[in-house]
RNA sequence: UAGCGAGAAAGGCAAACCCUGAGUGAUCAGGGGACGCAAAGUAACAGGGUCUUUUUGAACCUGCAGGGAAGCCGGUAUGAAAGAAAGCCUUACUGCCGAA
Numbered sequence: 001u002a003g004c005g006a007g008a009a010a011g012g013c014a015a016a017c018c019c020u021g022a023g024u025g026a027u028c029a030g031g032g033g034a035c036g037c038a039a040a041g042u043a044a045c046a047g048g049g050u051c052u053u054u055u056u057g058a059a060c061c062u063g064c065a066g067g068g069a070a071g072c073c074g075g076u077a078u079g080a081a082a083g084a085a086a087g088c089c090u091u092a093c094u095g096c097c098g099a100a
Stems, first nucleotide, its partner, number of pairs: 004098002012037002017032006035087001041093003046090003050084006060075002063072002
């Protein structure tokens, strides 16, 4: 330097859940709390995927109306815009320790 990761040492982070606050929402901030983590450090303008809001909405679905159709309310695949998450995966950058 590159890789690897101990029933190692010193430290570190903190899921769910609860409380308070912010947001339409995904979610976030602070406090408590530990499921886990060797990058659970940073990056969402690197890629894929996920989620939210607004909008679109042929066909289709629930309902309404109607003699029948046209029609109406709601949902919704897809598309668009704006967002969320790095504890989904890959990626980029940085970093503590040192047994095999």

This is a predicted structure of a 100-nucleotide RNA (c-di-GMP-I riboswitch aptamer) from Candidatus Brocadia sp. The prediction has a mean pLDDT of 82. Its Rfam family is "c-di-GMP-I riboswitch aptamer". Gene Ontology term of the family: cyclic-di-GMP binding. Taxonomically the source falls in Candidatus Brocadia (Bacteria, Planctomycetota, Candidatus Brocadiia, Candidatus Brocadiales).